[in-house]
RNA sequence: UAAUUUUAAAGCCAAACUAUCUGUAAAGGUAGGACGGAAAGCCAUGGGUCUCAUGUAGAUCGCCUAGUUGCUUCA
Numbered sequence: 001u002a003a004u005u006u007u008a009a010a011g012c013c014a015a016a017c018u019a020u021c022u023g024u025a026a027a028g029g030u031a032g033g034a035c036g037g038a039a040a041g042c043c044a045u046g047g048g049u050c051u052c053a054u055g056u057a058g059a060u061c062g063c064c065u066a067g068u069u070g071c072u073u074c075a
C1' cells in the first nucleotide's frame, strides 16, 4: 500500500409517509418520521433511468462507475 475476514466504542446519515414551500414536470428544500446504510459524505466524469417548454435543457450520487474527502481500531 492492497485484499479478505472479523470486532469494540463514540457518533453520523435518513426510505416510505405526513405538513409546508419551490418547480411546467421529473424532482428538490424545511420540519416530523425511520426503511435501511460502513461512506446512504462530496462530485453529474462515463453509463442507466426519469421529466419537459425537445435544448448548448433539467432531475436522480439511497442505480452503477470514475475521482476526491472524512471517522474508528478487538484481531
Stems, first nucleotide, its partner, number of pairs: 005075001012037002017032006035062001041068002046064002048060004052055001
This is a predicted structure of a 75-nucleotide RNA (c-di-GMP-I riboswitch aptamer) from a Helicobacteraceae bacterium. Taxonomically the source falls in Helicobacteraceae (Bacteria, Pseudomonadati, Campylobacterota, Epsilonproteobacteria). The sequence is in RNAcentral, with records from Ribocentre.